[in-house]
The prediction has a mean pLDDT of 84. Predicted 3D model of a 496-nucleotide part of an RNA (small-subunit ribosomal RNA, 5' domain) from Parcubacteria group bacterium GW2011_GWA2_42_14.
Context: one part of a larger RNA
RNA sequence: GGAUGAACGCUGGCGGCGUGGAUAAGGCAUGCAAGUCGUGCGAUUGGUUGUUGCAUAGCGGCGAACGAGUUAGUAAUACCUUGGAAUCUACCCCGAAGACGGGAAUAAUCCGCCGAAAGGCGGACUAAUACCCGAUAGUCCCAAAUCCGCAAGGAUUUGGGUAAAGGCGCAAGACACUUCGGGAGGAGCCUCGGUCCUAUCAGCUAGUUGGCGGGGUAAUGGCCCACCAAGGCGAUGACGGGUAGGGGGCGUGAGAGCGCGUUCCCCAACGACACUACUGAGAUACGGAGUGUACACCUACGGGUGGCCGCAGUCGAGAAUAUUCGACAAUGGGCGAAAGCCUGAUCGAGCGACGCCGCGUGCAGGAUGAAGGCCUUCGGGUCGUAAACUGCUUUUAACUGGGAACAAUCGGUGCUCGAUGAGCGUACCAGUAGAAUAAGGAGCUGCAAACUUCGUGCCAGCAGCCGCGGUAAUACGAAGGCUCCAAGCGUUAUCC
Numbered sequence: 001g002g003a004u005g006a007a008c009g010c011u012g013g014c015g016g017c018g019u020g021g022a023u024a025a026g027g028c029a030u031g032c033a034a035g036u037c038g039u040g041c042g043a044u045u046g047g048u049u050g051u052u053g054c055a056u057a058g059c060g061g062c063g064a065a066c067g068a069g070u071u072a073g074u075a076a077u078a079c080c081u082u083g084g085a086a087u088c089u090a091c092c093c094c095g096a097a098g099a100c101g102g103g104a105a106u107a108a109u110c111c112g113c114c115g116a117a118a119g120g121c122g123g124a125c126u127a128a129u130a131c132c133c134g135a136u137a138g139u140c141c142c143a144a145a146u147c148c149g150c151a152a153g154g155a156u157u158u159g160g161g162u163a164a165a166g167g168c169g170c171a172a173g174a175c176a177c178u179u180c181g182g183g184a185g186g187a188g189c190c191u192c193g194g195u196c197c198u199a200u201c202a203g204c205u206a207g208u209u210g211g212c213g214g215g216g217u218a219a220u221g222g223c224c225c226a227c228c229a230a231g232g233c234g235a236u237g238a239c240g241g242g243u244a245g246g247g248g249g250c251g252u253g254a255g256a257g258c259g260c261g262u263u264c265c266c267c268a269a270c271g272a273c274a275c276u277a278c279u280g281a282g283a284u285a286c287g288g289a290g291u292g293u294a295c296a297c298c299u300a301c302g303g304g305u306g307g308c309c310g311c312a313g314u315c316g317a318g319a320a321u322a323u324u325c326g327a328c329a330a331u332g333g334g335c336g337a338a339a340g341c342c343u344g345a346u347c348g349a350g351c352g353a354c355g356c357c358g359c360g361u362g363c364a365g366g367a368u369g370a371a372g373g374c375c376u377u378c379g380g381g382u383c384g385u386a387a388a389c390u391g392c393u394u395u396u397a398a399c400u401g402g403g404a405a406c407a408a409u410c411g412g413u414g415c416u417c418g419a420u421g422a423g424c425g426u427a428c429c430a431g432u433a434g435a436a437u438a439a440g441g442a443g444c445u446g447c448a449a450a451c452u453u454c455g456u457g458c459c460a461g462c463a464g465c466c467g468c469g470g471u472a473a474u475a476c477g478a479a480g481g482c483u484c485c486a487a488g489c490g491u492u493a494u495c496c
Stems, first nucleotide, its partner, number of pairs: 001496004006492005013359006019352002026315003030312003035062003040059002043056002069270003079194002083190002087187003092183007100134004109124006140161009166175001168173001196242003203233003208230004213225003245267004249260004272293005295306004323349001325348003331345001332343004362392004372383004398432005406423001409419003412415001440485005446465002451480005461468002
């Protein structure tokens, strides 16, 4: 000198774009953050003359494994990069084929019962795109045989096994369903290399290292198990200890490098702590389940309930970090045939000079050089064209008027039709009056731009370093003047 997610002191006019819990991964009141489908199903309620329409607790489907948050753990099952084989993949796209017949339940509901509650038990009835059985069956699965091949594997034959669901519609039809093959995107696994400090950590290791056989998995593998062998790693730093999420990137620097990993993007891990599986295409699942522990709450003392490292907000700790805001209008996501519903993702607004950028606080003239302050050799000098005064302008702020884009879609009677903007009467434009609404902070011995007077008297104090102050202090305090920056200026902390 540059930089910062900064803080503190003094000061503070406006706008745009960014950015804001770095500490206690400490505890949390309250509200909201994941629902949707009645064109899968029975049923119920209300209105209506009726067709029909609306709503929904339950069964069923899809979603809830995404999105949002945090960085505790992790030094390697992570991340970056290179190559790979033994795999899976809901929704989407392409191709081939299919959807025949039957059955038993169960929630809701009704009845009865237990419980303070949370919740639960028994009996009876009923439906489905819920569940089950049979049929059909190939480029699907399993087994055997034969052939080809060093092997991996491939081909043929035989035997066995495995599918389906409908609703809407007058219909056409589109939607949904089943099986197989391929694709796209996604995911799991293996792998060369890279990835902080410490030797005042030198030896470490029994599922340990390998084999054979099995189990398990979507899949390879000590991933797990039985048996067998005695291996495996290590000064090219094993093992241990400390620290730490990694990368794209960011800061600085001529570069090499050094430091950092906040916002944004990719990946990973985590959801009070620890463990466990279930469901599912996908989780060992933040707002699912079970168990234990700690904490907190309710209780009729028998027993229950909870998890903000989602968005706001609160307490705490701290030098320190924002609103219990608006809207789904746009973008995107979930569900739905659609209308649409949901969406603290997102888009916006609010707060903070926290940062960057831009603008303004006037412009021109004006000497007898006013008054006043300060200095003075008492002549004067300086603040100083500065002010007053004259003329002008009106950015900005205020008021008045006009006024967008962001809208694509969607609906209907299909036409010169109708509906949709949180931000917002915002941005922007025009007009009105008037210099009107707007300047401070630090420094002035040297380094280092800028000096005098008074006060003080090794006191009070200053100080980044050298050092100033003990009666003439340009170094302390004040005043005047000056210097440097400027809506900021200084200080502190950290990095280059």
It matches the Rfam family "Bacterial small subunit ribosomal RNA". Its family is annotated with structural constituent of ribosome and ribosome in the Gene Ontology.